Notes: The RNA shown here (transfer RNA) has 75 nucleotides and comes from a Pseudomonadota bacterium. The RNAcentral record of the sequence draws on ENA. Its Rfam family is "tRNA". The prediction has a mean pLDDT of 82. The source organism's lineage runs through Bacteria, Pseudomonadati and Pseudomonadota.
RNA sequence: GGACGGUUAGCUCAGUGGUAGAGCAUUCCCUUGACGUGGGAAGGGUCGAAGGUUCAAUCCCUUCACCGUCCACCA
Numbered sequence: 001g002g003a004c005g006g007u008u009a010g011c012u013c014a015g016u017g018g019u020a021g022a023g024c025a026u027u028c029c030c031u032u033g034a035c036g037u038g039g040g041a042a043g044g045g046u047c048g049a050a051g052g053u054u055c056a057a058u059c060c061c062u063u064c065a066c067c068g069u070c071c072a073c074c075a
Base pairs, nucleotide, nucleotide: 001071002070003069004068005067006066007065010024011023012022013021018055026042027041028040029039030038048064049063050062051061052060
């Protein structure tokens, strides 16, 4: 330098055009003598950045950034 994949909650990940979810974690309540388990509820998101298409973008297109894999180059 080229190809491909990834970036979404604290962590691991879903979500292929109609206003974002699960599990774990956190907080509270119930249960227990207590802890744990179990049940219920709540909080937590500029969806990597900027632009474009669209009535509408996490989703489609372009550029950039970062991470990973492979290939090439190494004067």